[in-house]
Context: one part of a larger RNA
RNA sequence: AGAUGAACACUGGCAGCAUGCUUAACACAUGCAAGUCAGAUGGGAAGUGGUGUUUCCAGUGGCGGACAGUGAGUAACACAUAAGAACCUACCCUUGGGAGGGGAACAACAACUGGAAAUGGUUGUUAAUACCCCAUAGGCUGAGGAGCAAAAGGAGGAAUCCACCUAAGGAGGGGCUUGCGUCUGAUUAGCUAGUUGAUGAGGCAAUAGCUUACCAAGGUGAUGAUCAGUAGUUGGUCCGAGAGGAUGAUAAGCCACACUGGGAUUGAGACAUGGCCCAGACUCUUAUGGGAGGCAGCAGUGGGGAAUUUUCCAUAAUUGGUGAAAGCCUAAUGGAGCAAUGCCGUGUGGAGGUAGAAGGCCCACAGGUCAUGAACUUCUUUUCUCGGUAAAGAAGCAAUGAAGGUAUCUGAGGAAUAAGCAUCAGCUAACUCUGUGCCAGCAGUUGCGGUAAGACAAAGGAUGCUAGCAUUAUUU
Numbered sequence: 001a002g003a004u005g006a007a008c009a010c011u012g013g014c015a016g017c018a019u020g021c022u023u024a025a026c027a028c029a030u031g032c033a034a035g036u037c038a039g040a041u042g043g044g045a046a047g048u049g050g051u052g053u054u055u056c057c058a059g060u061g062g063c064g065g066a067c068a069g070u071g072a073g074u075a076a077c078a079c080a081u082a083a084g085a086a087c088c089u090a091c092c093c094u095u096g097g098g099a100g101g102g103g104a105a106c107a108a109c110a111a112c113u114g115g116a117a118a119u120g121g122u123u124g125u126u127a128a129u130a131c132c133c134c135a136u137a138g139g140c141u142g143a144g145g146a147g148c149a150a151a152a153g154g155a156g157g158a159a160u161c162c163a164c165c166u167a168a169g170g171a172g173g174g175g176c177u178u179g180c181g182u183c184u185g186a187u188u189a190g191c192u193a194g195u196u197g198a199u200g201a202g203g204c205a206a207u208a209g210c211u212u213a214c215c216a217a218g219g220u221g222a223u224g225a226u227c228a229g230u231a232g233u234u235g236g237u238c239c240g241a242g243a244g245g246a247u248g249a250u251a252a253g254c255c256a257c258a259c260u261g262g263g264a265u266u267g268a269g270a271c272a273u274g275g276c277c278c279a280g281a282c283u284c285u286u287a288u289g290g291g292a293g294g295c296a297g298c299a300g301u302g303g304g305g306a307a308u309u310u311u312c313c314a315u316a317a318u319u320g321g322u323g324a325a326a327g328c329c330u331a332a333u334g335g336a337g338c339a340a341u342g343c344c345g346u347g348u349g350g351a352g353g354u355a356g357a358a359g360g361c362c363c364a365c366a367g368g369u370c371a372u373g374a375a376c377u378u379c380u381u382u383u384c385u386c387g388g389u390a391a392a393g394a395a396g397c398a399a400u401g402a403a404g405g406u407a408u409c410u411g412a413g414g415a416a417u418a419a420g421c422a423u424c425a426g427c428u429a430a431c432u433c434u435g436u437g438c439c440a441g442c443a444g445u446u447g448c449g450g451u452a453a454g455a456c457a458a459a460g461g462a463u464g465c466u467a468g469c470a471u472u473a474u475u476u
Base pairs, nucleotide, nucleotide: 001476002475003474004473006472007471010468013346014345016343017342018341019339020338021304026302027301028300030299031298032297035063036062037061040060041059043057044056045055046054069257070256071255078182079181081179082178083177084176087174088173089172092170093169094168095167096166097165098164100134101133102132103131109124110123111122112121113120114119139148140147141146153162154161155160183229184228185227190220191219192218195217196216197215199213200212201211202210232254233253234252236247237246238245239244259280260279261278262277263276282293283292284291285290310336312335313334314333318332320329321328322327349379350378351377352376359370360369361368362367384413385412386411387410388409420465421464422463423462424461425446426445427444431460432459434457435456441448442447
């Protein structure tokens, strides 16, 4: 000198754009954050009532809940980069072929009934794009015959549209393997029995000691294994002419985690957690038998801390889910609020004005200085106050705007509403007086202070930066 997710003292006009628990991965009251489909389906309710038509709902069924937060763990295929072969892929796109025949249930519901509740039990009844069987197959296994595996309908007067099954390809996504690179310690020198390899078997979407039986005795290490400590990683960010050093907030990619530790189920995809089961700690509840919960989602509370915001508005735009669609949901997102936390812009007035006014300070008592500064005259209105007008962003014929009566434009008023902080011995820009008297105090460093202190305190003046300024912390 630069930088910061900063903090603190004093001070503080406005606007734009960013940023905002770095500490306790501590505990959480309350509300919301993942639903949707009646054009899959049997019922129930409301409304209408001549028929027709409409709306809502618990259940079965389908798709989606594999997104958004945090950085605890992790020094290893975790990440970065470059390759590879033995794989999977819902929705989407392209193409070939196909959807024939039959059946049995279970919720809902009704009756009875257990329990304080959470939530059940028994009997009876019922539909489907839910489930099962048979048939069929350019698929799979196999290589000799053969064997195994599909499907569903809905809307419409119709045309047709939307769904379904199977096979091949694509796109995008994912799993796996490998070379090389990635902090510190030797006051850590040896480590390793599924350990290293072979064969058989099992297992997986797939390769593989991934698992297992038997066999062999290997594998790794001074080019630092093992152990211990620390740590998410990268593109990047800051400093620097560079070499390099430090760092990994926000926004982006990958990884890991979800109260702690295990486990699987469903599914194209999870070992999922705003899903399930078990154990543990904690909290709440209970009729003491038993139950309920998980903010490292958005707000918010307590606590910790030097320290970090509103229990706000809207689905208008972008995006995601679902639906044939209208639509519904979306604390993602778009916005507003708070904070000088940062960057940037702008203002606090402009011109004239010597009797060089009053007053302060200094003084050699002549005067000097604050100082054209003020007053005064005149001008302007960025800001400010009060009005008027009023958007773009809306694509997609029309309609559709949370922000917002906001930005912008425009009228009126009146200099009106708006300057501080630090320093002044040298380094280092800026000096005198008074008080104090090794006291009180200052201090980054050298050092000042013991009766004329340019270094303490106050005053006048000056210097630097300026809505900020100085200090502290960290870093180059």
About this RNA:
A computed fold for a 476-nucleotide part of an RNA from Trichopus zeylanicus subsp. travancoricus, annotated as small-subunit ribosomal RNA, 5' domain. The RNAcentral record of the full RNA draws on SILVA. The source organism's lineage runs through Eukaryota, Embryophyta, Euphyllophyta, Dioscoreales and Trichopus zeylanicus. The prediction has a mean pLDDT of 83.